[in-house]
RNA sequence: GCUCGGAUGGCGGAAUUGGUAGACGCAGUGGACUCAAAAUCCACCGAUUGCAAGAUCUUGGGAGUUCGAUUCUCCCUCCGAGCA
Numbered sequence: 001g002c003u004c005g006g007a008u009g010g011c012g013g014a015a016u017u018g019g020u021a022g023a024c025g026c027a028g029u030g031g032a033c034u035c036a037a038a039a040u041c042c043a044c045c046g047a048u049u050g051c052a053a054g055a056u057c058u059u060g061g062g063a064g065u066u067c068g069a070u071u072c073u074c075c076c077u078c079c080g081a082g083c084a
Stems, first nucleotide, its partner, number of pairs: 001083007010026003019067001028044005046057004060076005
C1' cells in the first nucleotide's frame, strides 16, 4: 500500500428484506428475608433538563439517501486478521 472483519449502557453482549435502540447476563442502587451477613427473591438502573409528569438527545466521528438508519451509501479515526 491492498483486501476483509469490527466499534452499541459502567462491563460483556443481542437487535439486519430499514419500522419502539438497548433483549439477556454481570456490576451497581433501593427493598424483602436474617441477630448480622452471604445466598435467594422483588423493583430500579444510557445522558441532559425538570419538583414531578414529561421533553430533548444517544449505536466510534462527520455527511448523504429515506416518512423513518445500529442496519444502506461516502469520507475519516481507532482495533483485529490476511496479502504484498
The prediction has a mean pLDDT of 81. Predicted 3D model of an 84-nucleotide RNA (transfer RNA) from Bdellovibrio sp. ZAP7. The sequence was found in a public genome assembly.